[in-house]
Context: one part of a larger RNA
RNA sequence: AGCGCAGGGCGGAUGCCUUGGCACUAAGAGCCGAUGAAAGACGUGAUAAGCUGCGAUAAGCUUCGGGGAGGAGCAAAUAUCCGAUGAUCCGGAGAUUUCUGAAUGGGGAAACCCACAUGAGAAGACCUCAUGUAUCCAUACGCCAAUCCAUAACGUAUGGAGGGGAACCCGGUGAACUGAAACAUCUAAGUAGCCGGAGGAGAAGAAAGAAACCUCGAUUUCCUAAGUAGCGGCGAGCGAACGGGAAAGAGCCCAAACCAGCGUGCGUGCAUGCUGGGGUUCGGACUGCGGAAUUGAUUCGUCAAGGGUAAUGGAACGGUUUUGGGAAAGCCGGCCAGAGAGGGUGAAAGCCCCGUACAUGAAACUCAAGGGAGAGCGGCAGGAUCCAGAGUACCACGAGACACGUGGAACCUUGUGGGAAUGAGCGGGGACCACCCCGUAAGGCUAAAUACUCCUUAGUGACCGAUAGCGCAUAGUACUGUGAAGGAAAGGUGAAAAGGACCCCGGGAGGGGAGUGAAAGAGAACCUGAAACCCUGUGUUU
Numbered sequence: 001a002g003c004g005c006a007g008g009g010c011g012g013a014u015g016c017c018u019u020g021g022c023a024c025u026a027a028g029a030g031c032c033g034a035u036g037a038a039a040g041a042c043g044u045g046a047u048a049a050g051c052u053g054c055g056a057u058a059a060g061c062u063u064c065g066g067g068g069a070g071g072a073g074c075a076a077a078u079a080u081c082c083g084a085u086g087a088u089c090c091g092g093a094g095a096u097u098u099c100u101g102a103a104u105g106g107g108g109a110a111a112c113c114c115a116c117a118u119g120a121g122a123a124g125a126c127c128u129c130a131u132g133u134a135u136c137c138a139u140a141c142g143c144c145a146a147u148c149c150a151u152a153a154c155g156u157a158u159g160g161a162g163g164g165g166a167a168c169c170c171g172g173u174g175a176a177c178u179g180a181a182a183c184a185u186c187u188a189a190g191u192a193g194c195c196g197g198a199g200g201a202g203a204a205g206a207a208a209g210a211a212a213c214c215u216c217g218a219u220u221u222c223c224u225a226a227g228u229a230g231c232g233g234c235g236a237g238c239g240a241a242c243g244g245g246a247a248a249g250a251g252c253c254c255a256a257a258c259c260a261g262c263g264u265g266c267g268u269g270c271a272u273g274c275u276g277g278g279g280u281u282c283g284g285a286c287u288g289c290g291g292a293a294u295u296g297a298u299u300c301g302u303c304a305a306g307g308g309u310a311a312u313g314g315a316a317c318g319g320u321u322u323u324g325g326g327a328a329a330g331c332c333g334g335c336c337a338g339a340g341a342g343g344g345u346g347a348a349a350g351c352c353c354c355g356u357a358c359a360u361g362a363a364a365c366u367c368a369a370g371g372g373a374g375a376g377c378g379g380c381a382g383g384a385u386c387c388a389g390a391g392u393a394c395c396a397c398g399a400g401a402c403a404c405g406u407g408g409a410a411c412c413u414u415g416u417g418g419g420a421a422u423g424a425g426c427g428g429g430g431a432c433c434a435c436c437c438c439g440u441a442a443g444g445c446u447a448a449a450u451a452c453u454c455c456u457u458a459g460u461g462a463c464c465g466a467u468a469g470c471g472c473a474u475a476g477u478a479c480u481g482u483g484a485a486g487g488a489a490a491g492g493u494g495a496a497a498a499g500g501a502c503c504c505c506g507g508g509a510g511g512g513g514a515g516u517g518a519a520a521g522a523g524a525a526c527c528u529g530a531a532a533c534c535c536u537g538u539g540u541u542u
Stems, first nucleotide, its partner, number of pairs: 001541009015527001016492002020464002022461007029453002031164002039100003042055003046078001050074002061094006070082003105114003115133007135161008168199001169197005179186001183233001209216002220247005230238002251445003254389001258277009283387003286382004295376001299373002302371002306367004311360003317333004322329001334351002336340001342354003394418007404430001425440005479486002499526001502513004
């Protein structure tokens, strides 16, 4: 030194466990903000570094309920206090709420600096306190230049906006990798990204529709039709609609004609404005007749079942000189069950504890089916006259969007240029024309069915169990980077600290006794404790 055996060390695999995650279900909640948000800075405790809570009234103040003996958070110990005159704790409603932050008096290198006006404090300058003082938009008013009237500008008052939010929604803008086995039309994809906006949903929406000679009757979503008809370097690929079935259902308001009132302009009879009525596609105005049913999305301190935000009651077991450190295990004998879900207790408990089934409960705040009131809506006939959304429809050129890539390419949107008709009108039915049918553009609003889950409550899992499961059993921490940003590792003594008094060796670390404990070969480098690696002893070989 190799090999074998035995015993140790180091190491942290494995097993067991779970405080934490993941996915989903059912309800709820679904916006917050100049009445100052979200997010923070700094403070705040007897002692106080961190977390949590709170804000100079600072682990808290007031009040109304619940609850009933201990309490002063995580978090031990000490000190000092509080509590049946009801504390701590839980819930409702209030008060306070420094500074930054849209940040808004001005500035600024966020959490800092510097002001002005008015009022108060014995108060004209210094000190303290309170309130106000940003910008933009709308409305009303004031005052006013060049410039006569006027207007711009300026100012005041009142109201609104601004910023944030995980995903979801609408709009604007808008890639490339990739696929086509290369690549250019095409695809990826109107995706990602960026910007604007809205809300608990958003968008869409009451036919200038769809159909096909039969009809249907706003929108949205799902199943189907159907990977069909089509589109397509007819490549790769893209990909409907009609119709059928379901969810949910809800319809309305202006403009105009006409009437009334009040104005403005100037060319003095024309044009035009405002307010109120009327009216909205079963067309209406207008003329004549008639006078009710119905519906009801907005509003309401008008009633209200019920629900939420604390809680309360809640059945039934003992023995054992069995084992054991310990009984919930074994044995023996009982009981409850509208409760044998689950968790805990020194192993494995329906009957020990918390609970569970079931029943009950709110001073205060809040949601609310439904009922009531009420604005609004709401009849028939006639067919002379009037009205029914204009730089619009439509056309040409250029684009986009339609499943549809210019195609025979309609329909929809519109950048440029032209540019109608007026209900005997106009648009559509996939070039275009005729017939026929359908509808009534160029104004607006509209719940539900639909999408999503930062969040709350309850629950579930042929989901994970510490290299897994979220990045985090907690941490966006430590650390890295000028910065945008990137981003860890790290769980387990024991039933209970009973966490080893005391003695000995040692400078200490550490160890040997003693003691605790079931166990210390559970001693905090702490459950189990694999392998690699290291050491000691011994056998054997060289």